[in-house]
Context: one part of a larger RNA
RNA sequence: AGACGGGGGCCCACACAAGCAGUGGAUCAUGCGGUUUAAUUCGAUACUGAACGAGGAACCUUACCCAGACUUGAUAUCUCGGAAACCCUGUAGAAAUAUGGGGGUGCCCUCACGGGAAUCCGAAGACAGGUGCUGCAUGGUUGCCGUCAGCUCGUGCCUUGAGGUGUUCGGUUGAGUCCGUUAACGAGCGAAACCCAUGUCGUUAGUUACUAUGUCUAACGAGACUGCCCGAGUUAAUCGGGAGGAAGGUGUGGAUGACGUCAAAUCAGCAUGGCCCUUAUGUCUGGGGCUACACGCAUGAUACAAUGGUCGGUACAAACAGUUGCAAGCUAGCGAUAGUGAGCCAAUCUGAAAAAGCCGAUCUCAGUCCGGAUUGUAGGCUGCAACUCGCCUACAUGAAGUUGGAAUUGCUAGUAAUCGUGUAUCAAGAUAUGGCACGGUGAAUAUGUUCCUGGGUCUUGUACU
Numbered sequence: 001a002g003a004c005g006g007g008g009g010c011c012c013a014c015a016c017a018a019g020c021a022g023u024g025g026a027u028c029a030u031g032c033g034g035u036u037u038a039a040u041u042c043g044a045u046a047c048u049g050a051a052c053g054a055g056g057a058a059c060c061u062u063a064c065c066c067a068g069a070c071u072u073g074a075u076a077u078c079u080c081g082g083a084a085a086c087c088c089u090g091u092a093g094a095a096a097u098a099u100g101g102g103g104g105u106g107c108c109c110u111c112a113c114g115g116g117a118a119u120c121c122g123a124a125g126a127c128a129g130g131u132g133c134u135g136c137a138u139g140g141u142u143g144c145c146g147u148c149a150g151c152u153c154g155u156g157c158c159u160u161g162a163g164g165u166g167u168u169c170g171g172u173u174g175a176g177u178c179c180g181u182u183a184a185c186g187a188g189c190g191a192a193a194c195c196c197a198u199g200u201c202g203u204u205a206g207u208u209a210c211u212a213u214g215u216c217u218a219a220c221g222a223g224a225c226u227g228c229c230c231g232a233g234u235u236a237a238u239c240g241g242g243a244g245g246a247a248g249g250u251g252u253g254g255a256u257g258a259c260g261u262c263a264a265a266u267c268a269g270c271a272u273g274g275c276c277c278u279u280a281u282g283u284c285u286g287g288g289g290c291u292a293c294a295c296g297c298a299u300g301a302u303a304c305a306a307u308g309g310u311c312g313g314u315a316c317a318a319a320c321a322g323u324u325g326c327a328a329g330c331u332a333g334c335g336a337u338a339g340u341g342a343g344c345c346a347a348u349c350u351g352a353a354a355a356a357g358c359c360g361a362u363c364u365c366a367g368u369c370c371g372g373a374u375u376g377u378a379g380g381c382u383g384c385a386a387c388u389c390g391c392c393u394a395c396a397u398g399a400a401g402u403u404g405g406a407a408u409u410g411c412u413a414g415u416a417a418u419c420g421u422g423u424a425u426c427a428a429g430a431u432a433u434g435g436c437a438c439g440g441u442g443a444a445u446a447u448g449u450u451c452c453u454g455g456g457u458c459u460u461g462u463a464c465u
Base pairs, nucleotide, nucleotide: 001465002464003462004461005460007459008458009457010456011455012454013453015449016448019411020410021409022408023407026302027301028300029299030298031297032296033295034293035292042053043052064288065287066286067285068284069283070282073127077126078125079123080122081121082120083119086103087102088101089100090099091098092097107116108115109114129277130276132275133274134273138271139270140266141265142264143262145260150189151188152187153186154185155184156165157164158163169180170179171178195254196253197252198251200222201221202220203219204218205217206216225248228242229241230240231239232238304404308363309362310361311360312359313358314357320351321350322349325344326343329340330339331338332337370401375396376395377394378393379392380391381390417441418440419439420438421437422436423435
């Protein structure tokens, strides 16, 4: 100087407390461990792994296994030889592949022979290739402490020196924020501000919105600065209250993540040193596997019902997507869907019905008109193909479950909870209950810091570094 303390002082945070809704019990979905397997590809493992990489495994993907094949190779550059390329088609085979038949002769230079560009075939070798190993050789990127308030430097001063001071102290702040003090005076990286969105108003413009004003759209501006008043405070910083105001003291939300820590994560996103494979650890194809199942864990969905279920009627959003697409309407079907097809490259047309809500009817506390797992039958859709292994529909079936032990999670306001809507991924379909967005309805509690957890700062002890 640090680190640590069941040392002390001060302070902060959904850290506790006060509340609300959950998880832990049930069934299912998904991920992980384990076990099994020819293979169940690989990585991630306290907080900081486990709906994570994967923003979507039937084939492909795919890296794994079995079988069949190739060896200058699926791909790149170079040398030589041949043929334009390409199109149609047969045989063997599971395909990869192997082997035939027919058609076909282009572009540029050249009188012509011939040469060149592009593509294909063959030969030989230089080489290709590797999701093989090492994240403890690395770059880049990322997680955590933590959006915590810290981390440093120049000069000066102090110390034999390591080092200290500054950065401490008194106040104050979300903040090393600011004020005052001060052997320190200044400065940098962080904080703040600058950026984006949102809330109010004005001006201008506007199609597809609109009778018009307005709403809306989008460009520019205004507005909030402790500016004003009162009180407290050191005449300070600042704090408490108030006025006006759409908004008040960081308005709200986002983006933004200092020096560093964990030899943290990633060689499988990419790049890359070294090592290893080279008729195989490379490459192609068919099939299988990644979906197994005694069990354990994690994250979710649905419920256990009357603040509810079912039926009928009826109202109100925002955001987003669409030409290999979204598809109205009409017709057929109980339905999934099928047929036909207007309009729309979209403020124009379409997806599109918002749902909870409200108004009626019914059920009357029961394993039920709750709950929907599981299973059977019949269909629909996508796709070369739904057996392993897809989704959807109808009918039938009707399991566990009556609020969940120890323990444990999230959340402070348009939040929690609850209700629907959209979208990315998707050359089709989809196991999404996941992710990311959007709006509707809309609480309770905290005026405290003793304790638990994590963190900051000053100080103290130490046989630790």
Model confidence (mean pLDDT): 82 of 100. A computed fold for a 465-nucleotide part of an RNA from an uncultured bacterium, annotated as small-subunit ribosomal RNA, 3' major domain. The full RNA is in RNAcentral, with records from ENA and SILVA. Rfam family: Bacterial small subunit ribosomal RNA.